Background: SAM riboswitch aptamer (S box leader) from a pig gut metagenome, 128 nucleotides, folded computationally. Its Rfam family is "SAM riboswitch aptamer (S box leader)". About the family: The SAM riboswitch is found upstream of a number of genes which code for proteins involved in methionine or cysteine biosynthesis in Gram-positive bacteria. Model confidence (mean pLDDT): 79 of 100.
RNA sequence: CCUUAUCAAGAGUGGCUGAGGGAAUAGGCCCGAAGACGCCCGGCAACCUAUGUGCUUACGAAAAAGCGAAGCAGAAAAGGUGCUAAAUCCUACAGGGAUACCGCAGAAGGUUUUCCUGAAAGAUGAGG
Numbered sequence: 001c002c003u004u005a006u007c008a009a010g011a012g013u014g015g016c017u018g019a020g021g022g023a024a025u026a027g028g029c030c031c032g033a034a035g036a037c038g039c040c041c042g043g044c045a046a047c048c049u050a051u052g053u054g055c056u057u058a059c060g061a062a063a064a065a066g067c068g069a070a071g072c073a074g075a076a077a078a079g080g081u082g083c084u085a086a087a088u089c090c091u092a093c094a095g096g097g098a099u100a101c102c103g104c105a106g107a108a109g110g111u112u113u114u115c116c117u118g119a120a121a122g123a124u125g126a127g128g
Stems, first nucleotide, its partner, number of pairs: 001128007012041001014040003020031003025092004042084003047080002051075001053073005059068002088121001093118006100111003
């Protein structure tokens, strides 16, 4: 860099440190000397996965059993990661709905606020 899955759940009143931090740009909103961020320990989760359980099969050898293979489900947490304020903190781009206002004969159109869907960007795992 490419592909793919996930990203509203969960996780400390511990130790060290000491000034900024929440990826980048902009805007907002937050966290932080009552110590944030970071590191260690602890914890959470179950992506890969050791192990073990149950079920399924127009699968494998000529049948059954058994074994193997594949798939599914749930368990556990030894190993590799990851995560451990707020939805990936929110918005930015595209489409759609609602609200209020401007406009008007009626509309088209414009603006405000808000919701939904998708994309982009990003994070993490697995594969290349």